[in-house]
RNA sequence: UAUUGGAGUGGCAGACGGGUGAGUAACACAUGGGAUAACGUACCCUUUUGUUCGGAAUAACAACGGGAAACUGUCGCUAAUACCGGAUACGUCCAGAGUCAAAUCUGGAGAAAGAUUUAUCGCAAAAGGAGCGGCCCAUGCCUGAUUAUGGUUGUUGGUGAGGUAAUGGCUCACCAAGCCUUUGAUCAGUAGCUGGUUUGAGAAGAUGAACAGCCACACUGGGACUGAGACACGGCCCAGACUCCUACGGGAGGCAGCAGUGGGGAAUAUUGGACAAUGGGGGCAACCCUGAUCCAGCGACGCCGCGUGAAUGAAGAAGGUCUUAGGAUUGUAAAGUUCUUUUGUUGGGGAAGAUAAUGACUGUACCCAACGAAUAAGCCCCGGCUAACUUCGUGCCAGCAGCCGCGGUAAUACGAAGGGGGCUAGCGUUGUUCGGAAUGACUGGGCGUAAAGGGAGCGUAGGUGGUUUUAUUUGUCUGAUGUGAAAGUCGAGGGCUUAACCUUCGGAUUGCAUUGGAAACGGUAAGACUUGAGUUCGAGAGGGGAGUGUGGAAUUGCGCGUGUAGAGGUGAAAUUCGUAGAUAUGCGCAAGAACACCAAAGGCGAAGGCGUCACUCUGGCUCGAUACUGACACUGAGGCUCGAAAGCGUGGGGAGCAAACAGGAUUAGAUACCCUGGUAGUCCACGCCGUAAACGAUGGAUAUUAGAUGUUGGGCCCGUUAGGGCUCAGUGUUGCAGCUAACGCGUUAAAUAUCCCGCCUGGGGAGUACGAUCGCAAGAUUAAAACUCAAAGGAAUUGACGGGGACCCGCACAAGCGGUGGAGUAUGUGGUUUAAUUCGAAGCUACGCGCAGAACCUUACCCGCUUUUGACAUGCUAUUCAAGAUUUCCAGAGAUGGAGUCGUCGGUUCGGCCGGAAUAGCACAGGUGCUGCAUGGCUGUCGUCAGCUCGUGUCGUGAGAUGUUGGGUUAAGUCCCGCAACGAGCGCAACCCUUAUCGUUAGUUGUCAUCAGGUAAUGCUUGGACACUUUAACGAAACUGCCUGUUUUAAGCAGGAGGAAGGUGGGGAUGACGUCAAGUCCUCAUGGCCCUUAUAGGCGGGGCUACACACGUACUACAAUGGUGGUGACAGAGGGAAGCAAUAGGGAAACCUUGAGCGGAUCCUAAAAAACCAUCUCAGUUCGGAUUGAUCUCUGCAACUCGAGAUCAUGAAGUCGGAAUCGCUAGUAAUCGUCGAUCAGCACGCGACGGUGAAUACGUUCCCGGGUCUUGUACACACUGCCCGUUACACCAUGGGAGCUGAUUUUAUCUUAAGUCGGUGAGCUAACCCGCAAGGGAGGCAGCUGACCAAGGUCGGAUGAGUGACUGGGGUGAAGUCGUAACAAGGUA
Repeated sequence: UAUUGGAGUGGCAGACGGGUGAGUAACACAUGGGAUAACGUACCCUUUUGUUCGGAAUAACAACGGGAAACUGUCGCUAAUACCGGAUACGUCCAGAGUCAAAUCUGGAGAAAGAUUUAUCGCAAAAGGAGCGGCCCAUGCCUGAUUAUGGUUGUUGGUGAGGUAAUGGCUCACCAAGCCUUUGAUCAGUAGCUGGUUUGAGAAGAUGAACAGCCACACUGGGACUGAGACACGGCCCAGACUCCUACGGGAGGCAGCAGUGGGGAAUAUUGGACAAUGGGGGCAACCCUGAUCCAGCGACGCCGCGUGAAUGAAGAAGGUCUUAGGAUUGUAAAGUUCUUUUGUUGGGGAAGAUAAUGACUGUACCCAACGAAUAAGCCCCGGCUAACUUCGUGCCAGCAGCCGCGGUAAUACGAAGGGGGCUAGCGUUGUUCGGAAUGACUGGGCGUAAAGGGAGCGUAGGUGGUUUUAUUUGUCUGAUGUGAAAGUCGAGGGCUUAACCUUCGGAUUGCAUUGGAAACGGUAAGACUUGAGUUCGAGAGGGGAGUGUGGAAUUGCGCGUGUAGAGGUGAAAUUCGUAGAUAUGCGCAAGAACACCAAAGGCGAAGGCGUCACUCUGGCUCGAUACUGACACUGAGGCUCGAAAGCGUGGGGAGCAAACAGGAUUAGAUACCCUGGUAGUCCACGCCGUAAACGAUGGAUAUUAGAUGUUGGGCCCGUUAGGGCUCAGUGUUGCAGCUAACGCGUUAAAUAUCCCGCCUGGGGAGUACGAUCGCAAGAUUAAAACUCAAAGGAAUUGACGGGGACCCGCACAAGCGGUGGAGUAUGUGGUUUAAUUCGAAGCUACGCGCAGAACCUUACCCGCUUUUGACAUGCUAUUCAAGAUUUCCAGAGAUGGAGUCGUCGGUUCGGCCGGAAUAGCACAGGUGCUGCAUGGCUGUCGUCAGCUCGUGUCGUGAGAUGUUGGGUUAAGUCCCGCAACGAGCGCAACCCUUAUCGUUAGUUGUCAUCAGGUAAUGCUUGGACACUUUAACGAAACUGCCUGUUUUAAGCAGGAGGAAGGUGGGGAUGACGUCAAGUCCUCAUGGCCCUUAUAGGCGGGGCUACACACGUACUACAAUGGUGGUGACAGAGGGAAGCAAUAGGGAAACCUUGAGCGGAUCCUAAAAAACCAUCUCAGUUCGGAUUGAUCUCUGCAACUCGAGAUCAUGAAGUCGGAAUCGCUAGUAAUCGUCGAUCAGCACGCGACGGUGAAUACGUUCCCGGGUCUUGUACACACUGCCCGUUACACCAUGGGAGCUGAUUUUAUCUUAAGUCGGUGAGCUAACCCGCAAGGGAGGCAGCUGACCAAGGUCGGAUGAGUGACUGGGGUGAAGUCGUAACAAGGUA
C1' cells in the first nucleotide's frame, strides 16, 4: 500500500412484506361524495435556483476502574455526507400597504455536504406531478323494551386562547342551557367489515376458510421517543402476570413470522431445497439480505383424468345356494384358446420455464424400446318412502331404526349365507347450512268452531283519504355521463394429449352520484266545488242516564182475636217449630227488598247493561225540509274514560235469599248432591278492584252484489172500509250467486274490494317463574326458558255405547203352575291328596259335557318286566321255503324265551321265471308328543233374531249417503203407498217329513158288520168276506177363497158362514253377512317343531272309583191328592238269533232247570202305571229310605281295590227349605209308567213312546235379551271403554333460599410508576455573543416541584353467572294406594 474478516461512527430501510381476529355495533366497514376556503408526503418524475466562509466535539481506540453477569464509570486522542455558527435568497414564510379578489410594492426571517473523478452520485430551497396517507359528510350495517317521563355535564352551542400536518370541546377559561331519544337514545348481549361463498325458480336465507380490499391487534395495561410516516410484531420506558439466569446484590424474555415442541382436541403437515423465476430493501455498482416467494415432502381433504384388461368360450364343469327333487340360479361368469400393454419394471433419449449469463424444481414433463395379464376393488343397501328376495339361526332375547315401525317359534325389517340393487378409488355414517317449509307468507298465510278480534268507547302521534284547476318536479318514469378494484359467477375463444386448471375478450355487477327530459298518478303549494262530514228548522219513538219522591201485591216479624194438636219437610225420614197454644184463619202495625199482568223473534244504549208510577236535569238516535260551512273525513300505537258478578275499605241498612259454619239424612265413606237453621254478602252513600263463555266465541269504516216473508219507528201515494204500493232507519227468519276443511255464512256476510288497528305460528311446561308497573289486600297486566311428547286440535262419517228419547218383539217381566237353593244318595267339576289319581271343556255358550255305559280290555296315566325295521304300510338287497297246528313240556306274573311233536307252498313257458311267505340288513314305520294363536273339516253362540249386501244412477272434495229412510201393515226388509232412485242377490215365506179329515187302490200275519159250521162261552176255531177299524201308497182339502165392517177404493185387520182343520192349523228338518284369534291337532285330515334301544311296541299289577271341603245337574223324600195290602181295566212306540223266550217245574226271592214259537202286523219281550177297593189317622209314624251286618243270585279268565240284583236284620238326615234362582202359554206344565241305544254285566243319565191332564196372561211401568229410527259422545281392543287428582317410589330439568365464590361495569376517594406539559433550576454545562483575559450572557442538563395519568388500595352501587342445607311446583316412568271429577242427561247438565 492492497485485499479480506470483525467492531464502531454515519446514511437509508426497519411504519413494507409475513401472521392473527382478541377487541370493535364504530365513520370500523361498504357505496357515493368533499370548492379539504381545514391537510401531509421520504424514496420516484418534471421544472427553477443554489451548493459559500468557518468552528467545536465525539465513538472506535488507549489507560485505569466497578460488577457473578447484563453492562458500566473516569481520564486521554481522532474523522466525516455526524453536529454548530456566519454570508447569500428566483421561489417560500411573516407583517404592512394595495385590490372586489388578484397583480404589485415596502420591511423582516429562513439553506446547503461533500465523494470519486471528469462524468456521475449526492446536498439545500421552491413549484408541479404521480402514488400513498390523514380528516369530514350522506346512505346502508345483528338481537333484546323483562333496557324508557330515559340518557348526557366537556355534555350541546358560543367567544377567546392553546394544541395539531390539518378542521373541531381535541384541550382550557368564561358565557348560555342545551343536545340525543318510541323513525328505539342509553344499557346489555353477540360480532372484525367487504368483494364474495353456499342454498334457492326467484325474492330471500345462512355464511365471511382459501384469493383480494379495508380495519384492528402483537404476553396484559399505560406512555412517549425517533422519524416523511409509528405511539412501532422480531425498537425504547414503566406497571402487572408468567418463564428463565443469579455469586441473592441484580439481570434476561415475549413464534397471532417459517419450520418445530408441549397441551387441549373428533381433528389439521417438514425443525426440507433455492433465491433459478416474480417481487421487496440497501448499494454508483459488483453484490448482499429476503421461511415474501418459487419448489419439493406429508394427507383420497377437495376437484379432474386414467387403470385394475379385451375378444372368444356350454360339458351350461366343479363348488355354493334354493328346490315342488323334475330342476333353477351363481353363469360366458370361471377354466381353456387368441390378443393388447394404459399403468408398472428395466434400458435409451430429453425439453419449455431463460431476451446475454444464471435452473432450486430435475435427468422433472415428454418420447422410444424391451418384458409380461402381468402390480392394482372396495363400500353401502335390499319392509314402505326407495332401485333391489330367498334360506337358515334367534324367539319382545340378542338386536335394528332417518320417519312409520320390526323382534313374543314359520322375521323379505335382527345375525349369517346365497342371490340381487346402487355408487365406484371410493363408499357409508356423523355434524353444519339452505332447500323442500306458502312452517314468519314483500313476491306468498291467517284469526265464527282448528292457534288467533283488544270487554267497550273517546282521542294524540302515525297511516289512509271525495270532485276539479293551476303551479312545482319531491316520489315516479325515461335517456346520458362517472363510478360500481382485481379475482370469482356467466358467454365466446385460446393453452397444457383431455379435463380440472390457466389465460384473452365480452357481458353482468339489478347499486350510488351527477345531469337532460316527461308530468298521467301519489306528495307539496295556491284556488274552486258539494255528493262525504257537520250546522239550522220542524216533527217522532224509546226499560238511555242521574236525582227526588211515590204505589200496591207478596214474604217475614210484632200485637190482639178465633181455634186445637199437630205443623213443617222428604224418595223415605229426621234435625226444627208447637199445649208457655204452633200450623191454619181474621184485623192492625212495622221494616226492607223486588216490581206480577202489560212482555213480544219488541224498544234503548258504545259495551257492561236498562222494566211500578210522577216530577226535575240530561246524552244519543230517526224521519222530513230549506239554507249554511266547504273534506272539516276514516282508523287509531301509547294515553284517558266507562266497565256484570264476586271481592276490599269507611259509615249506614238488613225483610227475603244465602258462601262459610252447625245439625239431620244418604252413603262403604259423604268435609257433597236432599232437609232444618244460619253469618258475611246481596241493598244505600263514598272510594277501590278492572276481571268474565265481558260471546254474534265474528274489530271499525266505506262501496258493490237475486229475492221471499215477519216485525219496530217515521215520511209519501192510492183506496169507501178492509187494505195495498213506494221510501229511510232498525231488528228477525228463510234463501240465489259467491265463499267455507266441513258445519255453515249469505245486503245485519264468514261474498266482492279498499283503508287503519289488534292478534296467531305444534301440544304440554304456562298465562306459570323471574323482573317490572298497578293495587289496602285478593290479585291484575306484561311475560319466558330448561325439559318433555309425536302428536294436541277442528268439522264431518260409519259403528258401538248411554242410569238419552220414540216405536216394536220374546215365558223378558207381570198373572199362574211346578221346581232348584235346606236333607240323603247318584253323577260331573273345582280343590286337596297321590307313584298315577291320563287329557280336554271354563259366564250365558264348561260342570249326568267328550264318556250311547273305566273290574281286565277300553287307557291315553303310574310302577315293574320286556322288544328294537318294530303291533301296522311300501320299496330294495341277500338268504330260505314255508306259513302253521284242537298240540306237549320247562322257566316266568305275563309278554317272552327254551325244548319237543305233527306239518312242510302254488302256478309254470321248468329260467329263482311269476305269485306268496319267513329271516337278516337298508330306506323307513310309529307317536292320544307340542302348537286349535299356522290350518282344513265339523260344532257351539248371538238367533229361526230379520236382517246382510251388490250393480247402475244420483248427492258429497272425501269417509260415505241414497236404495234399506218416511206413512200404514206383518211372525217377517211380509206386503202396500209415497220417494233420486231403478233393479238384483243371500236370508223370511213356500217347496220336504210328520200329525189331524175324506177318497181311490190293496187286503196278510190285520179286521169281523152281514152269511154258514163247531164250542158251555169268547174271532175261541173253521169256511167266508174286505163293509168297518187299521195298515201303506197315491190323491183331495185351506187360498183371507166367500160375506159384513174398517183402513187411503191399498196392503191388511176384526167378526161371521161353511168346514175335520182358519188365517204360517200343531210339530220337525232347514240357521243369511258376520261375531266371540269361541271349541276341537285326543274322531279324522294337515303345515311346522320335537322323540327314534324311545315321547315307539308288548305284558302283569295299580290308577282314572282317593276325600277335610266347595259348586253344578239329577233321583228319592219329608207324607193322607199319601203309605201298605188287595182287585186285575185301558196304550203307544220299540227290540229280538253268541237273541227274545212262552209253557211246565223248583226256590221266600234274585234266580235255576226245561226250551213251544219267532229273523217276527203271525211268536216272545209284556206286567203297563197312575185308576179302583180296603186299611193306616198326623207320629220322625205302617212316612222316609241312607248307612251297616249277615246269607245268597247272576254276568264274567277274574267282582279285594271296583259290578248289579235278592232276602233277613239295621232304620240316618229329612216335618217343604235363607239370600237368591230355574222351567213352562195346551194335549203344554205337572204327574204316571213303557221301550231303546251303549252293553258279558252295570242307568237315578241320555233318546223315544204313549196314559191322566190343569191354572194364568190385566198389561208393557220395571228387570234381561233383541230389532228399527233418532240424539249425545273426549269410546273405535268400541262402557269389562275412556279418564282425573292426591299419595308412595325412582329419575330429570327448573323456581325460591340464610348465604358462599369468582366475573363485568361503575360513583366517590386514596396513592401515583414511566411519560408529557408547566414552574424552578444557588449543582453542572464544548460550539454562538461580549470580553485581551479572568469571567459573564443566551441556551441546555441533572435535581426539586405542580397538573394529568396506567396498574393498585378503600367504602359502596349495579349487572349477569356458578354453587347452596332446606323447600315449591313441573315433567317422565307395563301392571302400587285412595277415591271416581270429566266424556252418555257420565248418573247433581
Predicted 3D model of a 1389-nucleotide RNA (small-subunit ribosomal RNA) from a metagenome. The RNAcentral record of the sequence draws on SILVA.